[in-house]
Context: one part of a larger RNA
RNA sequence: GGACGAACGCUGGCGGCGUGCUUAACACAUGCAAGUCGAACGGGGUCCAUCCUUCGGGAGAAGACCUAGUGGCGAACGGGUGAGUAACACGUGAGCAACCUGUCUCAAAGUUCGGGAUAAGCCAGGGAAACUUGGUCUAAUACCGGAUGCCCUCCUUACUUCUAUUGUUGUUUUGAGGAAAGAUUUAUCGCUUUGAGAGGGGCUCGCGGCCUAUCAGCUUGUUGGUGGGGUAACGGCCUACCAAGGCUUCGACGGGUAGCUGGUCUGAGAGGAUGAUCAGCCACACUGGGACUGAGACACGGCCCAGACUCCUACGGGAGGCAGCAGUGGGGAAUCUUGCGCAAUGGGCGAAAGCCUGACGCAGCAACGCCGCGUGAGGGAUGAAGGCUUUCGGGUUGUAAACCUCUUUCAGCAGGAACGAAAUUGACGGUACCUGCAGAAGAAGCACCGGCCAACUACGUGCCAGCAGCCGCGGUAAUACGUAGGGUGCAAGCGUUGUCC
Numbered sequence: 001g002g003a004c005g006a007a008c009g010c011u012g013g014c015g016g017c018g019u020g021c022u023u024a025a026c027a028c029a030u031g032c033a034a035g036u037c038g039a040a041c042g043g044g045g046u047c048c049a050u051c052c053u054u055c056g057g058g059a060g061a062a063g064a065c066c067u068a069g070u071g072g073c074g075a076a077c078g079g080g081u082g083a084g085u086a087a088c089a090c091g092u093g094a095g096c097a098a099c100c101u102g103u104c105u106c107a108a109a110g111u112u113c114g115g116g117a118u119a120a121g122c123c124a125g126g127g128a129a130a131c132u133u134g135g136u137c138u139a140a141u142a143c144c145g146g147a148u149g150c151c152c153u154c155c156u157u158a159c160u161u162c163u164a165u166u167g168u169u170g171u172u173u174u175g176a177g178g179a180a181a182g183a184u185u186u187a188u189c190g191c192u193u194u195g196a197g198a199g200g201g202g203c204u205c206g207c208g209g210c211c212u213a214u215c216a217g218c219u220u221g222u223u224g225g226u227g228g229g230g231u232a233a234c235g236g237c238c239u240a241c242c243a244a245g246g247c248u249u250c251g252a253c254g255g256g257u258a259g260c261u262g263g264u265c266u267g268a269g270a271g272g273a274u275g276a277u278c279a280g281c282c283a284c285a286c287u288g289g290g291a292c293u294g295a296g297a298c299a300c301g302g303c304c305c306a307g308a309c310u311c312c313u314a315c316g317g318g319a320g321g322c323a324g325c326a327g328u329g330g331g332g333a334a335u336c337u338u339g340c341g342c343a344a345u346g347g348g349c350g351a352a353a354g355c356c357u358g359a360c361g362c363a364g365c366a367a368c369g370c371c372g373c374g375u376g377a378g379g380g381a382u383g384a385a386g387g388c389u390u391u392c393g394g395g396u397u398g399u400a401a402a403c404c405u406c407u408u409u410c411a412g413c414a415g416g417a418a419c420g421a422a423a424u425u426g427a428c429g430g431u432a433c434c435u436g437c438a439g440a441a442g443a444a445g446c447a448c449c450g451g452c453c454a455a456c457u458a459c460g461u462g463c464c465a466g467c468a469g470c471c472g473c474g475g476u477a478a479u480a481c482g483u484a485g486g487g488u489g490c491a492a493g494c495g496u497u498g499u500c501c
Base pairs, nucleotide, nucleotide: 001501002500003499004498006497007496008495009494010493013373014372015371016370017369018368019366020365021331026329027328028327030326031325032324035073036072037071040070041069043067044066045065046064047063050059051058052057080284081283082282090208091207092206093205094204095203096202099201100200101199104197105196106195107194108193109192110191111190112146113145114144115143121136122135123134124133125132126131151178152177153176154175158171159170162167182189183188210256211255212254217247218246219245222244223243224242225241226240227239228238229237259281260280261279262278263274264273265272266271286307287306288305289304290303309320310319311318312317337363339362340361341360345359346357347356348355349354376406377405378404379403386397387396388395389394410442412437413436414435415434416433420428445490446489447488448487449486450471451470452469456485457484458483459482460481466473467472
């Protein structure tokens, strides 16, 4: 000198764009943050033509609407945090002849015959509650069985392509096994099997990126093999047996610290430091463990167990998890609104209308940062008054003010008024913007002035009070302390502190 997610002191007019718990991965009141489909299914309710009526009311077709439940899809995305992790976690480059893939696209073939339940409902209970038991009835794109098999899997046979091995590609042959669901309506959406693709994921390897030797030896599923199990898949991943290996001064093992990267800051570069916001990957979801469902999780707003904590209780038993958005307490030098809207973009469901969406779009708060603008412009000397100073002549503040002429950005008031949306849909918003009006009107501070370092005098103080980044000032004329006048530098900021280069 530059930089900052900054803080503190003094000060503070406007706008645009950004940014905003770096500390306690501390504890959380309250509300919201993941639903949707009646064109899968049976039921229930409301409206209703009409009918009955003791005029109180009752029954109620077709249809419309609503819906708890069964069922489907989603809930594994999106959003948060950085605790852990020195690791194939990340980055980069390869490999898988060792793999999986819902929805989507393309292609081929099919969609046949049956069955038994169950929730809801009704009846009867238990419990303070959370919830739950028994009986009975019923439906499906829920569940189960049979058939068929272009095809797929496995076993057997023969030939064949390719290759670096186990192998692999294609054809053929024997046997065994394996599907399906309908809905609304006339055109679709589905369902089953298979192949290919896209996108996504899994696994393996080369190389790269912290400190420490006041850590020198480490290791028994350890290193390898065989058989078996397990997985989508290779593999000590697991297991039985066998062998005795494997790693290490090119730093094993241990300890400390840390999410990694694109990037960011600095620097001429080399390098050094760093990893907020944005983007990619990883890990985590009160702490520890576990699996279930599913194409996908060992699952933030799912389940089970244990623990700590909090809450309810009729004491028998139950409920909870903000590192989602707001917000509260606490910690701290320190970090925002319990806002509006689904109008846009995107996501889930749905045939659609649409519903949901604290993702997102906006608004609010904060000079926290960057950028822009303003606080007036021109003229104006008797160099007014006042202040300060003086050698008492003057000097300086100073064209500064007054005064004259002019302008109106921004702010203010009034009128009009968008783009963002293709459509009848706009939170933002009567906002941006445009026009008009009035009047210099509403808008300047902060630090410094001994040298480094731009800027000097007076008074007060008297080694006191104080200053200070270094050198050093202050003990009676202090340009170094305090105040004033003047000056210098920056400017809606200016200084100080901290950290990095």